[in-house]
The RNA shown here (SAM riboswitch aptamer (S box leader)) has 120 nucleotides and comes from Methylacidimicrobium sp. AP8. The prediction has a mean pLDDT of 85.

RNA sequence: CUCUUAUCGAGAGCGGCGGAGGGAUCUGGCCCUGCGAAACCGCGGCAACCGGGGUGAGGCGAAAGCUGAUCCCGUCAGGUGCCAAUCCCAGCUCCGGGCGGCCUCGGAGAAGGAUGAGAG
Repeated sequence: CUCUUAUCGAGAGCGGCGGAGGGAUCUGGCCCUGCGAAACCGCGGCAACCGGGGUGAGGCGAAAGCUGAUCCCGUCAGGUGCCAAUCCCAGCUCCGGGCGGCCUCGGAGAAGGAUGAGAG
């Protein structure tokens, strides 16, 4: 980098450094920001994807035993991730309402993206 798959309405911030941007990209909107943005560092925290521990339906087996659904435990200095706003919202398609612009409100999906796990 590509592919597969799961999740994305919850949750969790202080300090240092830095000095003007940031919210993935483009457009539009909205928002955060000199009461200090991003990046980086330290500490703290959240969560429970993977690993770990427990449980142990069911299956296999003559047995010993093997396997293991489900649920539970933040768990060892475990591996990642994350810590404004739904992935901040919309853009493309469809459905419904308002209503006569292709505008607005609501809903479903797609596309794109992020993160984990697995594969190449």